Description
A computed fold for a 77-nucleotide RNA from a Desulfobacteraceae bacterium, annotated as transfer RNA. The RNAcentral record of the sequence draws on ENA. The prediction has a mean pLDDT of 81. Its Rfam family is "tRNA". Rfam classes the family as a transfer RNA.
[in-house]
RNA sequence: GCGGCCAUAGCUCAGCUGGAGAGAGUGACGGACUACGAAUCCGUAGGUCGCAGGUUCGAAUCCUGCUGGCCGCGCCA
Numbered sequence: 001g002c003g004g005c006c007a008u009a010g011c012u013c014a015g016c017u018g019g020a021g022a023g024a025g026u027g028a029c030g031g032a033c034u035a036c037g038a039a040u041c042c043g044u045a046g047g048u049c050g051c052a053g054g055u056u057c058g059a060a061u062c063c064u065g066c067u068g069g070c071c072g073c074g075c076c077a
Base pairs, nucleotide, nucleotide: 001073002072003071004070005069006068007067010026011025012024013023019057028044029043030042031041032040050066051065052064053063054062
């Protein structure tokens, strides 16, 4: 330098045939239970879907550029 994959909640990830308020588990907080805890059950909060543009009535999803991570190939010394 070229190519591929990945980036979504504090963490691990799903959703990627474009369509209603963006989800699960875990963690945090509150409650129930308990003599107190743990476990279990219920509830609540937490996200500008990496960043910036574009297409579209509508974008996490499609297109372009950039940033970061992983992998492969190539070049120079």